[in-house]
RNA sequence: GGCACCGUAGCUCAGCUGGUUAGAGCGCAGGACUCAUAAGCCUGAGGUCACAAGUUCAAUCCUUGUCGGUGCUA
Repeated sequence: GGCACCGUAGCUCAGCUGGUUAGAGCGCAGGACUCAUAAGCCUGAGGUCACAAGUUCAAUCCUUGUCGGUGCUA
């Protein structure tokens, strides 16, 4: 340099051929329980869906480019 895949919450990941509140587990905060702690229970916060442009009535999802990561290859 070329090709393929990936980029969604602090971490690991879902998201069904575009469709109306973007989710789960762990973690974090609070509550209740307990003599106290842990576990389990309840509630909550936390996201520019990597960035930009395009297509569309509508984009996390489609197209293009950029950036980053992984693998293969010269």

Notes:
This is a predicted structure of a 74-nucleotide RNA (transfer RNA) from a bacterium. It matches the Rfam family "tRNA". From the family's description: Transfer RNA (tRNA) molecules are approximately 80 nucleotides in length. Its mean pLDDT, the model's own confidence on a scale to 100, is 80.